Source information: A computed fold for a 159-nucleotide RNA from a mouse gut metagenome, annotated as Lysine riboswitch aptamer. Model confidence (mean pLDDT): 76 of 100.
[in-house]
RNA sequence: AGAGGCGCAGAAUAUAUCAGUAGAGGGAUAAAUGCGACAAGACGUACCCUUGAAAGGAUAUUUUGCCGAAAUCAUACGCAGAUCUUGCAAAAGCGUACGGUUGGUUGCUACGGUGAACAACCCUGCAACUGUCACCUUAAAUUGCUGAGGUGGAGCACU
Numbered sequence: 001a002g003a004g005g006c007g008c009a010g011a012a013u014a015u016a017u018c019a020g021u022a023g024a025g026g027g028a029u030a031a032a033u034g035c036g037a038c039a040a041g042a043c044g045u046a047c048c049c050u051u052g053a054a055a056g057g058a059u060a061u062u063u064u065g066c067c068g069a070a071a072u073c074a075u076a077c078g079c080a081g082a083u084c085u086u087g088c089a090a091a092a093g094c095g096u097a098c099g100g101u102u103g104g105u106u107g108c109u110a111c112g113g114u115g116a117a118c119a120a121c122c123c124u125g126c127a128a129c130u131g132u133c134a135c136c137u138u139a140a141a142u143u144g145c146u147g148a149g150g151u152g153g154a155g156c157a158c159u
Base pairs, nucleotide, nucleotide: 001159002158005067007066008065009064010063011062012061013060014059015058023051024050025049026048027047033046034045035044036043038087039086040085041084042083070102071101072100073099075097076096077095078094079093103130104129105128106127107126108125112122113121114120132153133152134151135150136149137148138147139146
């Protein structure tokens, strides 16, 4: 420097879903109770009518950067943080550092997780295909090269 191939990741646009949901307006309603992560206070709420989103996730097209591309797990640190105020900081989320795992794709898949979702993704395991290297066998007289088959390894690799 280059190759693997439905190759990886980002961005923009469009579409469907999210959802007739959240919110807003009006009505009804005695209180209690429950709910709004937790505590205190406040506020709202469950039923009906009108109106009515968005983000994340998904698909398609275009385009950019690339081939540990990238993804994921654990630990540590930091960020903000769920109706409002004051505390609190768990789960989930984002970022950084170190280390582990995964060659890539597809399909199926236990427990569990993210999610509105029965979509999709993550985690786990299996199967198939495919690229690469090593070894063995084999065709072409032999060697080399190439083709085919089998077994095995991993990207700090291979050419």
The RNAcentral record of the sequence draws on MGnify.